RNA sequence: AGAGUUUGAUCCUGGCUCAGGGUGAACGCUGGCGGCGUGCCUAAGACAUGCAAGUCGUGCGGAAGCUUACCCGGAGUCUUCGGACACUGGGUAAGCUUAGCGGCGGACGGGUGCGUAACACGUAGGUGACCUACCCGGAAGACGGGGACAACCCGGGGAAACCCGGGCUAAUCCCCGAUGUGGACCCGCCCCUUGGGGCGUGUCUAAAGGGUUUCGACCGCUUCCGGAUGGGCCUGCGGCCCAUCAGCUAGUUGGUGAGGUAAAAGCUCACCAAGGCGACGACGGGUAGCCGGUCUGAGAGGAUGGCCGGCCACAGGGGCACUGAGACACGGGCCCCACUCCUACGGGAGGCAGCAGUUAGGAAUCUUCCGCAAUGGACGCAAGUCUGACGGAGCGACGCCGCUUGCGGGAUGAAGCCCUUCGGGGUGUAAACCGCUGAACAGGGGACGAAAACCCCGCAAGGGGAAUGACGGUACCCUGCUAAUAGCACCGGCCAACUCCGUGCCAGCAGCCGCGGUAACACGGAGGGUGCGAGCGUUACCCGGAUUUACUGGGCGUAAAGGGCGUGUAGGCGGCCCGUUAAGUCCGGUGUCAAAGCCCACGGCUCAACCGUGGAAAGGCGCCGGAUACUGGCGGGCUAGACGGACGGAGGGGGUAGCGGAAUUCCCGGAGUACCGGUGAAAUGCGUAGAUACCGGGAGGAACGCCGAUAGCGAAGGCAGCUACCUGGACGUCCCCGUGACGCUGAGGCGCGAAAGCGUGGGGAGCAAACCGGAUUAGAUACCCGGGUAGUCCACGCCCUAAACGAUGAGUGCUGGGUGUCGGGCUUUGGCUCGGCGCCGUAGCUAACGCGUUAAGCACUCCGCCUGGGGAGUACGCCCGCAAGGCUGAAACUCAAAGGAAUUGACGGGGGCCCGCACAAGCGGUGGAGCAUGUGGUUUAAUUCGAAGCAACGCGAAGAACCUUACCAGGCCUUGACAUGCCGGGAACCCUCCAGAAACGGAGGGGUGCCCUUCGGGGAACCCGGACACAGGUGCUGCAUGGCCGUCGUCAGCUCGUGUCGUGAGAUGUUGGGUUAAGUCCCGCAACGAGCGCAACCCCUGUCUCUAGUUGCCAGCAGUUCGGCUGGGCACUCUAGAGAGACUGCCCGGGAAACCGGGGAGGAAGGCGGGGAUGACGUCUGGUCAGCAUGGCCCUUACGGCCUGGGCGACACACGUGCUACAAUGGUCGGCCCAAAGCGCAGCGACCUGGCGACAGGAAGCGAAUCGCAAAAAGCCGAUCUCAGUUCGGAUUGCAGUCUGCAACUCGACUGCAUGAAGGCGGAAUCGCUAGUAAUCGCGGAUCAGCCAUGCCGCGGUGAAUACGUUCCCGGGCCUUGUACACACCGCCCGUCAAGCCAUGGAAGUGGGUUCCACCUGAAGUCGCCGGGAGCCCGUCAGUGGGCAGGCGCCGAGGGUGGGGCUCAUGACUGGGGCUAAGUCGUAACAAGGUAACCGU
Repeated sequence: AGAGUUUGAUCCUGGCUCAGGGUGAACGCUGGCGGCGUGCCUAAGACAUGCAAGUCGUGCGGAAGCUUACCCGGAGUCUUCGGACACUGGGUAAGCUUAGCGGCGGACGGGUGCGUAACACGUAGGUGACCUACCCGGAAGACGGGGACAACCCGGGGAAACCCGGGCUAAUCCCCGAUGUGGACCCGCCCCUUGGGGCGUGUCUAAAGGGUUUCGACCGCUUCCGGAUGGGCCUGCGGCCCAUCAGCUAGUUGGUGAGGUAAAAGCUCACCAAGGCGACGACGGGUAGCCGGUCUGAGAGGAUGGCCGGCCACAGGGGCACUGAGACACGGGCCCCACUCCUACGGGAGGCAGCAGUUAGGAAUCUUCCGCAAUGGACGCAAGUCUGACGGAGCGACGCCGCUUGCGGGAUGAAGCCCUUCGGGGUGUAAACCGCUGAACAGGGGACGAAAACCCCGCAAGGGGAAUGACGGUACCCUGCUAAUAGCACCGGCCAACUCCGUGCCAGCAGCCGCGGUAACACGGAGGGUGCGAGCGUUACCCGGAUUUACUGGGCGUAAAGGGCGUGUAGGCGGCCCGUUAAGUCCGGUGUCAAAGCCCACGGCUCAACCGUGGAAAGGCGCCGGAUACUGGCGGGCUAGACGGACGGAGGGGGUAGCGGAAUUCCCGGAGUACCGGUGAAAUGCGUAGAUACCGGGAGGAACGCCGAUAGCGAAGGCAGCUACCUGGACGUCCCCGUGACGCUGAGGCGCGAAAGCGUGGGGAGCAAACCGGAUUAGAUACCCGGGUAGUCCACGCCCUAAACGAUGAGUGCUGGGUGUCGGGCUUUGGCUCGGCGCCGUAGCUAACGCGUUAAGCACUCCGCCUGGGGAGUACGCCCGCAAGGCUGAAACUCAAAGGAAUUGACGGGGGCCCGCACAAGCGGUGGAGCAUGUGGUUUAAUUCGAAGCAACGCGAAGAACCUUACCAGGCCUUGACAUGCCGGGAACCCUCCAGAAACGGAGGGGUGCCCUUCGGGGAACCCGGACACAGGUGCUGCAUGGCCGUCGUCAGCUCGUGUCGUGAGAUGUUGGGUUAAGUCCCGCAACGAGCGCAACCCCUGUCUCUAGUUGCCAGCAGUUCGGCUGGGCACUCUAGAGAGACUGCCCGGGAAACCGGGGAGGAAGGCGGGGAUGACGUCUGGUCAGCAUGGCCCUUACGGCCUGGGCGACACACGUGCUACAAUGGUCGGCCCAAAGCGCAGCGACCUGGCGACAGGAAGCGAAUCGCAAAAAGCCGAUCUCAGUUCGGAUUGCAGUCUGCAACUCGACUGCAUGAAGGCGGAAUCGCUAGUAAUCGCGGAUCAGCCAUGCCGCGGUGAAUACGUUCCCGGGCCUUGUACACACCGCCCGUCAAGCCAUGGAAGUGGGUUCCACCUGAAGUCGCCGGGAGCCCGUCAGUGGGCAGGCGCCGAGGGUGGGGCUCAUGACUGGGGCUAAGUCGUAACAAGGUAACCGU
């Protein structure tokens, strides 16, 4: 410090997610030791039991018991009779114990976080408005007297808790009097200035004793002053959310008076006034203890407030006061409520949010431990007592820190396990093994924490002495001794770490992207690896990354985001100069911000965690002093901003009234006749009742042609005939003039605001939602057509929206130009200048597109707005509206994206240019028939398998009767039909017989080879037998593959290097202008070159030459059986090798060139002569595992192998490809003519004979330019048939044959005779072909025993027609355009309906919480009044005074009744919404999406 994720790719925007750190945690797996911390986050739910606050006898009176001493008495034992010893009753004294009175403490300490948004907290201050027990310092004092109540005694009530009456009594209890240093109050005066201080008169006002050996000294007591400590109250400032909470307030705000308090105050009350608070957020609602700090972060900030510390609040819920220095009081009181317990039913008792502990709740949080030894606290003179504060221990890996599970050696490396290409590799020096050290454990020793208090000496300071340890026999030290626990997560990317097996969109994983559909580094296991380690992971939450709320530090033309426009309030901001002030601002000083913590230094536990001591910065607030540039305040001035006056012209700016012509429609008249109208084509409609078209006249409404524009005006919406009137704004001019900052922006507010719409009343020609017809269509509630009502128009009143757009808020200043135009001014007409409207562009900006003085540039000011998509501009609430609806405006839930710009493609019922038998033109076919063949389907035991639009279907098949053969049935084999290795035997091999369907099985006979040899034998090939490794598989996967092939497509394209442009994908080159069959070539050009393609090089063919001359040829010569037959010849034909030839090379024309058109010369041939071979980068996850090869998987007496038979040939059908036809351009018969290319020895077979024939029997020649297949056929000549289902056509069937073959039943071909079917040129549709082509005719070959071949591949013969042209169909190339497509239009995608799940709105209501108002009732209790001609108590100077009970009243928790607000839950039914591989209907959008789309209504 970043990374993953939107796309085919890119840049940007933007969300989601991850890596880090943290925790009072929890959960899973695992778990050795120690230290230091820490441990109910939930039910402030309920609590059994024990303990947590007492203490003082040196305040007091008692009580009972014990101890000791003494006195009196009793009785006992012993006795030296003195007495001693033990026991006992009473008394006195002392000590111990202590219920009560009294004092101090229980307001601290400890717990919890409910409540509280508040002066509760933090911080800084104020208190002239206050208090402070105990403590400290100081001043003064304590004299005299009196009284009561507990305890106790007596009596009584009650189950109990406890209570009542009577009687006695003490004090540091209570009271009176005296004194009055002082103090308080009234008044007066002085200082000071809130109630502070002082002086004076008057009045009032104190006290307690205890202990001690006398004193002294000690502990107390009273009054006052001061201090210290701790508080009360008040104030400034600061720290949560919601505005869908906008108005709140009656003690409310203030005053006067009174009450009240320690004290200010409306704190309380009476009266008076009508105020107070609020967009700088009152009131209401929600949430929450606050802080020091803690976590995170670079920081700013964000989050948090557990432990420790400070403050606050609370003590079962609520109210109240009493006591007291202090409380409205956790372990005090009273009352109400709820709950629990006891009860004799009358009544009582209780409050763990103290420490332990229980229960409940919960994912979850400990011992009913030890001790007061230390520290601290209460009381006490003290000893001391008390102390669940505290000190310790226990439990929990909950956290942090430290430590152990060993260290060294040990193999080219054990075993096991894993992988493997079978060679090996990994685990791995890891283990074993050897050596060393020595956690645990044991034995011995054994702390620090503890020296004060106390006692002694001493006036004191100080000195001396003694006691005391819960933890704990612990830490620690010494010695001995043993090699002595490792786990958890992860290994697709982010992110470090890979293989095998299993599984097969299953089971599962998953933080995000995403994995899993038969080879999964992503699931599960294993091996291995990576990370951390007594832990490791997961979950939850916080900060970070997130500059993703942007102060630091973001944005708003198109990504989310400028308000529809104006006016203007508050507010914010504001020109130049001078003076003043010092609020902001800046500087210095000072106080404070407790301690702890963080940081630094040093130190203590062996280190660390932890702890101790000291130090320190930034910053906040207060105070003092200083500075004055800027901002602000105040005062004065200025004119550059702003405004005004004067003059001038421009304009669809607004309003009102009047006027006008053209056109549509309607009415009347004329004239006229059969239609008009409308459309893609029609129809509905109109018209013989006279339309349309034409003329004349009239009525009425709406809109204003030409001018007219790329123009003008307005704030926006918007504004257009002409004239008049009323009226707003802008602009120019110039000097002259005026005001003197009067300015800018603008939350709310107010006004304006297209269309549609609403209300009332008019108006209504045309147009036209709805609606009705007609068409279209699968449908057509649409598009098109004919009608047609609201409405459109006017007046008045509403509505207030819009794609209200420049998708660009307003204002000001600054920053190159060019060009056009509108208005004005100047002009020597060149132009200059001001204001407006446009275009192009500099710098700059921008993600890009683009913007660019009319900024989207550089800056400032103010306003509005945004923060992922969907849900949703929806719901609820408020406001507005007559309604429609508008404005404001969420959440649950859900997704991993949604987006912007640009790029490359692909696509378009977009455009341009151009090709192709693509269409058109033409010829012949297919589709109909019969048959052949292939396929689908069906059938079957099996009908083996594959091929599937073009590009499967006479395809793999260039040969299925057996074989082939992969299929089926049956019969058989198991080292196998085949390969390699081993052992034994035998040569191999041939023949015959038996059983069987054969395979297989059985028997017999013949035969002995080759090499070496020491003659025993050994070896090779081959055969038989045997055992084991193995063979074998046409079993699966062409979505694991190689190879090969099809296809786009013989289309003209596809790329690279360098350079350049762009942030980038990418572009350029390759686009452009021409040209070509061609990215062919030329020209131009930020490109220059290059590669694969094109072309050429190759083959065949067309002409010629050379070479060669048999088997070919025969011109001339000779012979001839008249046949190139022979001699001879090689000229010709031909054969087959080598060459030549053609290149727009030449001429005329066009053009810059490339090149093109026409013509010409020459030539066998021209303008790529014809044909072939040749197939770029790639696409189709195209085809083939069954041709072959091959990874993986699967079968192993079978999914292998052998055999017989069957099947692949089935047949109601459907399709493709063909053959033959339907006839006279023909059929039949006879005669005659002319090929090319091939093939042949298991062959072709002349010729002869036989047969009607297929063919048979013989047989020459030929391994073939020699012989043979072999006849070519169409054609030509002649004859016949005469339009007929025929002398066409030949299917089908019968009979008889031939041939091949082991074998023609299933299932061959051929021959003869007989039979003679459909069929008379073929619907929709569809195919081929542009010249030696189509058409037509025959010939050959491969495969092959034969053949189902009409197929396929070749060969030649005869030999056309047509192409205007590129609009249309199909395919393709280039450029361009749009795009929401990119598995790319066979794309994408919308809405209803149906199904499941989820959250949510409405809803008759129902239930709960909370809060407000009114009234009723009203406990305890304070306060007020009464307290009587009267009860009780006290006092009495006898007048009366004080008090209590009691009564009444105000207030008052709570309860009740009624009515509201807010909120939660639930609710038949209902509304939409979201999500969910393959449901239904249509096709709305994206390409002109087939009616451009979208916005409002």
A computed fold for a 1497-nucleotide RNA from an uncultured bacterium, annotated as small-subunit ribosomal RNA. The sequence is in RNAcentral, with records from ENA, Greengenes and SILVA.